[in-house]
Molecule: Glycine riboswitch aptamer
Organism: Alphaproteobacteria bacterium
RNA sequence: AUGAUCCCGCGCGGGAGAGACCUGUUGAGACACAGGCGCCGAAGGAGCAACCACCCCGGAAACUCUCAGGCAAAAGGACCGCACGGGCGAU
Numbered sequence: 001a002u003g004a005u006c007c008c009g010c011g012c013g014g015g016a017g018a019g020a021c022c023u024g025u026u027g028a029g030a031c032a033c034a035g036g037c038g039c040c041g042a043a044g045g046a047g048c049a050a051c052c053a054c055c056c057c058g059g060a061a062a063c064u065c066u067c068a069g070g071c072a073a074a075a076g077g078a079c080c081g082c083a084c085g086g087g088c089g090a091u
Base pairs, nucleotide, nucleotide: 006087007086008085009084011082012081013080014079019037021036022035023034024033025032038071039070040069044067045065046064047063051059052058
């Protein structure tokens, strides 16, 4: 000087599942609110584990549980792609 891989953040695009359920209130209707039953897993959270690490402390899933969240649209959405910024830093 260049700056891979990796990490974080932001923007754009893609992005599933499950009752527009029943009753009541409000209301033109839908939505919303309250109650009830039935469901979903891919925000988050929790649990176990293959595995990793180990002086101590442990780390760990798309599996599991549904506390939360969600079950027309909207919003959200793990994850994937592109781009930008920052960090570490191989060469």